[in-house]
């Protein structure tokens, strides 16, 4: 990199450095010189792997290890189906894409 699989409506910061971008992509809409991204430090949130207990289950516990994350539902939308609607459009469901963990390659 690729494939498989689980989850994605919750939660969680500050300082230093840096100096204009960032929120995956299209289109929107937001954040940002009252300081973006990146890097460093400390803190926190979570509970996927690992740890542990048992009644072995879609179970409980803990958070020292491996991870990830700390604006907005994955910020919304994209493609399909159904319903409502004169229409614009709105709602529900599914998929696709994306992110993260684990396994395989």
């Nucleotide at each position: 990199u690729a494939c498989u699989u689980a989850u994605c409506a919750a939660g969680a910061a500050a300082g230093g450095u840096g100096g204009a971008g960032g929120g995956g992509u299209c289109g929107g809409c937001c954040c940002u010189u009252u300081g973006a991204a990146g890097c460093c430090u400390u803190a926190g949130c979570a509970a996927c792997c690992a740890c542990u207990c048992u009644u072995u289950a879609u179970g409980g516990g803990a958070a020292a290890g491996g991870u990830g994350c700390u604006a907005a539902u994955u910020c919304c939308u994209a493609c399909c189906u159904c319903a409502a609607u004169u229409a614009a459009u709105u709602g529900a469901g599914g998929a696709g894409a994306g992110a993260u963990g684990a396994g395989u390659u």
This is a predicted structure of a 105-nucleotide RNA (SAM riboswitch aptamer (S box leader)) from an uncultured Saprospiraceae bacterium. Its mean pLDDT, the model's own confidence on a scale to 100, is 84. The model forms 100% of the base pairs in the Rfam consensus. It was read from a public genome assembly, where an Rfam model found it.